[in-house]
RNA sequence: AGAGUUUGAUCCUGGCUCAGGAUGAACGCUGGCGGCGUGGAUAAGGCAUGCAAGUCGAACGGAUUUUAUUUAUUUUAAGAUGAGAUUAUAUCAAGUCAAGAAAUUUAUAAGAUUAGUGGCAGACGGGGUAGUAACACGUAGGAACUCACCCCAGAGACGGGUACAACUCCGCGAAAGCGGAGCUAAUUCCCGAUAGUUCUCCGACCUUAGGGUCGGAGUAAUACAAUCAGAUUGGCUCUGGGAGAGGCCUGCGGGCUAUCAGCUUGUUGGCGGGGUAAUGGCCCACCAAGGCGACGACGGCUAGGGGGAGUGAGAGCUUGGCCCCCACCAAUGGAACUGCGAUAAGGUCCAUACACCUACGGGUGGCAGCAGCCGAGAAUAUUCGACAAUGGGCGAAAGCCUGAUCGAGCGACGCCGCGUGCAGGAGGAAGUCCUUCGGGACGUAAACUGCUUUUUUUAGGGGAGGAACGAAAGUGACUGUACCCUAAGAAUAAGGGCUUGCUAACCUCGUGCCAGCAGCCGCGGUAAUACGAGGGGCCCAAGCGUUAUCCGGAUUUAUUGGGCGUAAAGGGUGUGUAGGGGGUCUGGUUAGUCCCGUUUUAAAAACUUCGGCUUAACCGAAGAGAUGGGCGGGAAACGGCCAAACUUGAGGAUGCCAGAGGCAAGCGGAACUCACGGUGUAGGGGUGAAAUCCGUUGAUAUCGUGGGGAACACCAAAGGCGAAGGCAGCUUGCUGGGGCAUUCCUGACCCUGAAACACGAAAGCGUGGGGAUCAAAAAGGAUUAGAUACCCUUGUAGUCCACGCCCUAAACGAUGAUGACUAGCCAUUGGAAGUAUCGACCCUUCGAGUGGCGAAGCUAACGCGUUAAGUCAUCCGCCUGGGAAGUACGAACGCAAGUUUAAAACUCAAAGGAAUAGACGGGGACUCGCACAAGCGGUGGAGCAUGUGGUUUAAUUCGAUGGUAAACGAAAAACCUUACCAGGGCUUGAAAUGGCUUUGAUAAUCCCGUGAAAGCGGGACUUCUCACAAGGACAAAGUCACAGGUGCUGCAUGGCUGUCGUCAGUUCGUGGCUUGAGCUGUUCCCUUAAGUGGGGUAACGAACGCAACCCCUAUCGUCUGUUAUAUGUGUCAGGCGAGACUGCCCCGCUCAGCGGGGAGGAAGGCGGGGAUGACGCCAAGUCAGCAUGGCCCUCUGAUGCCCUGGGCUACACACGUGCUACAAUGCCGGCUACAAUGGGUCGCGAUACCGCAAGGCGGAGCAAAUCCCAUCAAAGGCCGGCCCAAUUCGGAUUGAGGUCUGCAACUCGACCUCAUGAAGUAGGAAUCGCUAGUAAUCGCAGGUCAGCUAUACUGCGGUGAAUAUGUUCUCGAGUCUUGUACUCACCGCCCGUCAACUCAAGGGAGCCGGGAGUAGAUGAAGCCCCGCACC
Repeated sequence: AGAGUUUGAUCCUGGCUCAGGAUGAACGCUGGCGGCGUGGAUAAGGCAUGCAAGUCGAACGGAUUUUAUUUAUUUUAAGAUGAGAUUAUAUCAAGUCAAGAAAUUUAUAAGAUUAGUGGCAGACGGGGUAGUAACACGUAGGAACUCACCCCAGAGACGGGUACAACUCCGCGAAAGCGGAGCUAAUUCCCGAUAGUUCUCCGACCUUAGGGUCGGAGUAAUACAAUCAGAUUGGCUCUGGGAGAGGCCUGCGGGCUAUCAGCUUGUUGGCGGGGUAAUGGCCCACCAAGGCGACGACGGCUAGGGGGAGUGAGAGCUUGGCCCCCACCAAUGGAACUGCGAUAAGGUCCAUACACCUACGGGUGGCAGCAGCCGAGAAUAUUCGACAAUGGGCGAAAGCCUGAUCGAGCGACGCCGCGUGCAGGAGGAAGUCCUUCGGGACGUAAACUGCUUUUUUUAGGGGAGGAACGAAAGUGACUGUACCCUAAGAAUAAGGGCUUGCUAACCUCGUGCCAGCAGCCGCGGUAAUACGAGGGGCCCAAGCGUUAUCCGGAUUUAUUGGGCGUAAAGGGUGUGUAGGGGGUCUGGUUAGUCCCGUUUUAAAAACUUCGGCUUAACCGAAGAGAUGGGCGGGAAACGGCCAAACUUGAGGAUGCCAGAGGCAAGCGGAACUCACGGUGUAGGGGUGAAAUCCGUUGAUAUCGUGGGGAACACCAAAGGCGAAGGCAGCUUGCUGGGGCAUUCCUGACCCUGAAACACGAAAGCGUGGGGAUCAAAAAGGAUUAGAUACCCUUGUAGUCCACGCCCUAAACGAUGAUGACUAGCCAUUGGAAGUAUCGACCCUUCGAGUGGCGAAGCUAACGCGUUAAGUCAUCCGCCUGGGAAGUACGAACGCAAGUUUAAAACUCAAAGGAAUAGACGGGGACUCGCACAAGCGGUGGAGCAUGUGGUUUAAUUCGAUGGUAAACGAAAAACCUUACCAGGGCUUGAAAUGGCUUUGAUAAUCCCGUGAAAGCGGGACUUCUCACAAGGACAAAGUCACAGGUGCUGCAUGGCUGUCGUCAGUUCGUGGCUUGAGCUGUUCCCUUAAGUGGGGUAACGAACGCAACCCCUAUCGUCUGUUAUAUGUGUCAGGCGAGACUGCCCCGCUCAGCGGGGAGGAAGGCGGGGAUGACGCCAAGUCAGCAUGGCCCUCUGAUGCCCUGGGCUACACACGUGCUACAAUGCCGGCUACAAUGGGUCGCGAUACCGCAAGGCGGAGCAAAUCCCAUCAAAGGCCGGCCCAAUUCGGAUUGAGGUCUGCAACUCGACCUCAUGAAGUAGGAAUCGCUAGUAAUCGCAGGUCAGCUAUACUGCGGUGAAUAUGUUCUCGAGUCUUGUACUCACCGCCCGUCAACUCAAGGGAGCCGGGAGUAGAUGAAGCCCCGCACC
């Protein structure tokens, strides 16, 4: 930075599509690691569960509890005492005292916990974007305000009092919860004192306002901790200031819609009040009638705004997720309370919907906090850890709380970084793919060897920083994380998309308009680089693609940076409002403009520099701004405004002039038509031709008189006038505009022009007239397949007038208006001046119109070109792909018809403009051809032959199908041919090449069996070098490669061919012209059979064609000569040569050339004929003549090969090509004459003989100018017959008998003889050939071939005409030109209706839902007011 796509090609216009970047993405395939970010965009749908706002005991009274001391009681208890028992030391023992211990308990003190009172917080933080088009936001300003906590400063803190919770008792309720009575504390609440600083109110004074001074009244507050005390700390009240926060007002800025044009009654303003922290209709009473709007009010739809983000070169366009600022919201709607602050997301009340609990009486709830669930959706995460850090609330503090936050988890959702190894390793493994079979590719890739360990995993060792806080002790969620070291081992790690062009990358197979692909153009119908697969390659890479959306490309809304003659686009025309623009000079001023300074434009982002994580992403720091706004100062050129002036723009005045300019009235002649009358008679009229029609009741024609309506010949012109539409006999009246001259007046008064208003052809509408002509509709006649048309005969609205509507047009110069500038030439209209003249004309010049051609320039081209489509300026209108559609809906107008304004869904990849080459035309001009015409003979009718279609069949093998298939391939189908059918057989094969093994003879030949044959089986026979072996050729059998195919594709091909057409065309090089396709040359004039030649010419040359060169033929000369001939010779054969060239004469023309005539000559203007076929067209024909790519069949015994028989010969029909005829210019019989080309040894075959004949016998001669076919002919000539008849024409068909070929004539041969004797009496529509040795007519030969269905084909000669005035017509061809919407090219293209199915929009009796509004009714909570009760 561009590219693809309209066409046969080109240029232009114009749309569609692609390559780039981006995303809170989703989907498909795939997926190693880390860092940093990011993640409910849909249902502001509903939510289980947990957590997200508490804290203060240093405000307070309680309650609970611990410890200590203490009181009481009970239990226990060391010890003491001891009734009593005992003879007794001892021992036992009721009872009593009792330290101590335990439990309970009273009081006090100190701790701990906290339900309640109280204080602060809960209005922050967190979430969402529903509403809002607004002072909501952004930016810049403003004045009439407030503020708890925090900071600074000043002053103060005195004396009293009363309640209510908690608690106790009673009561209600399922619960939630509530009520009553009683007691009580405080930093709860109340009263008083103090204050005159502060604040509020009142009064007075001063002051320009703001404000200041003085006086009076009113308004405030206590407890706690430590301590022995003092002191300190914290808190409280008032006042002033600060910091920061908030409320209010204003200018400017940013969505769509006019198919929303008028909106508004608290509405706009004022006075006075109320209300608020504060201004204000914020609210109220009264007064006035205002306020807003095309600079878009009002309404509708959509939407949170900004910093920013994406893209873009920029201007712009799009967007507002994460982060920051602001606003708004909290299930929906409403309301207040508390409070510094709320009309309060985790407060209250009411209403509504929903959900839950319930004992049915009644209650409870609000995740758009963090997680999580359901739902809907293409789609979006953990019911995690921690308060360690940062920050917040409370507290004196410890601390408590904190889903804010810090972290972790999940998701390739994004950005960034790293890795999946590195080095060596073959002329190169295997495998796969391709192949021209040689080889090539994957590919140093792998294997293999060596090395490394980033990364992953495992194990071990070490190990930060985040950290500061706290009185101290102590304290890290992440985390033993990052990072470092050690060890093992290439170990753990590659895919996705694409591969016809755009667009980087190609082969093979499969498929066969199927399956499918596709962003656009478009691929796929048998050779698909576009479908699917494989291999290769390309691009990216832990990603790659797709989808959706935005910007770009798109200068495709054009400010930068587009257009409007014909592509989309100039309003039908004017007048003119708003608006926009505006001449010369001077002075002043300055809201535009320019300069300077200053302030702001938050941070983050973006940019630059530096720095921190190994790097980067990410993060930090610093710097620089841009843009917009405010303030201050300056400048005055330009623009605006004010003032004064000017005359050239504009207007006026005076004089002259032309004109179908407009309106009204009157008048005129020609024509037409009608009526009446006269003359007159059979037609008239009309058409391509006719008919309907008129006419003997007298038309048409003609004469006269009269009536009527409409239009105005000649003049008349490319002419004139008008704004356009438009305007035409003459005269008069009224009236608009214009031009020229004079340069007298005004003094910018101008230009343009949305809206508005006026005019506006024809047709049409309404009312009333008029109505001759013409003439929609209608009727009839024709034409036609039809003819609701064209043609004809009639004919009504209308055409005309008056008045009123309609308001459109190819209303066109398809070209808006105004001004300025930029070569001319010619013509014409009207005016003026000069010159000239007696005057006019003529001539020259000036300005105004109307035309033609053209410089420069412009344009895609065509074209325009002082009357611009050139170069500029101003203003208006209009366009943005085609169709749908100037349509639907809505609105306005209209009597209606309809007009104006004016979409979308859906659909297409184009639709277009100009020009180019062709092709075509029931376009033109010119020319040619047996093209027509003029002639001669045929075809089409008959019979037969032959080919084809069709039908039939086991098969009737295949191909050829308008001209350009059809007696064509086929110059020979009984078998063969033969490709078809039936049946029988073979399987390396009927024929070919090679390798291996075995056998050696096999093969050939002969014989036997079987068989229809092929074949199968058996037997006989037996080779060369050399002979022992071995080998070669050869053959068979087996096997492996292979063969074979008239199977398909002539639309894969070669070669060959047909046709246009033996028509005169088709091109190239260089040069020139054109933006280009392309043109020129090759057009033009004359001429020719000819693009043949000449002239002219931006062309000059050349090529393939034409012509000539080649062959045959006509005349002559000469040479040679087998044969012929008796010889000479030669008319014969072959060779060489001559001759014809407009060479000679006359005439004409554009005079180097051509045409017409003539002479001479065998031949005269190309002498006649042949061969020779340009570039190309028909995908023309042929794969079956041959060759050949690809596909198919074949060891599954065939689509190959062999054989027998059949078929290609069928036969109701149709067509083509021929033969023979229909007869007397003939037929039959007899006699008689004259050719040429050819062929012949597996051949032609003579003489003689036999047979009526076909033929037989025979075998002379001839490899042929010698012999034979072959006496070579026939038509012809002479004689005779037939006598117009389906016959002495015609010969089909059939019967009988024969001949010949051949292995074989049944299907299915030819010929001969006898007999039979069909149709046919000249051929409808239509159609063919031929211009001279031609047509017509007559026979002869040859190829193929055993024979022949040959009447075919190819040649040969004999006899031998007629006609052409000519180019109107038919067909074909050529050159030039013209139109074209055709290019597959008129056998083209294309329009409308209808059918089936589908989609979309409009209408539709109506029906349903939503939004908004007006009027009325009912009306919760709350606030305000009033009353009552309590205090």
This is a predicted structure of a 1431-nucleotide RNA (small-subunit ribosomal RNA) from a metagenome. Model confidence (mean pLDDT): 82 of 100. Its Rfam family is "Bacterial small subunit ribosomal RNA". Rfam links the family to the GO terms structural constituent of ribosome and ribosome.